[in-house]
């Protein structure tokens, strides 16, 4: 980094600003949406990749710490140098 690993049917929402589209992208569908979508703040929460911590491995914990995520299986099926999030690594 346009290159390497792991994961991606399981978990988990209120308020405040704000206002019109939202599910990644394309083509069909579905679905959510002025009873408030996206985004952005704020607390809460879920998760266990790292980090701690038990622990000979295995595997377990969830109390501070980096990140992550909280309609629908990455919403479906097809497609593409698909993504996307972690870890490594420079």
């Nucleotide at each position: 980094a346009g290159a390497c690993c792991a994961u991606c049917c399981a978990g988990a929402g209120c308020g405040g600003c704000u206002g019109a589209g939202a599910g990644a992208c394309c083509u069909g569908g579905c679905u959510c949406g002025u009873u408030g979508a996206a985004g952005c703040c704020g607390c809460a929460g879920c998760a266990a990749c790292c980090a701690c911590c038990c622990c000979g491995c295995c595997g377990g914990g969830g109390c501070c710490g980096g990140u992550g995520c909280u309609a629908c299986u990455g919403c479906c099926a097809g497609g593409a140098c698909c993504g996307a999030u972690g870890g490594a690594g420079a």
The prediction has a mean pLDDT of 83.
This is a predicted structure of a 90-nucleotide RNA (SAM riboswitch aptamer (S box leader)) from Arthrobacter sp. B1805.
The model forms 96% of the base pairs in the Rfam consensus.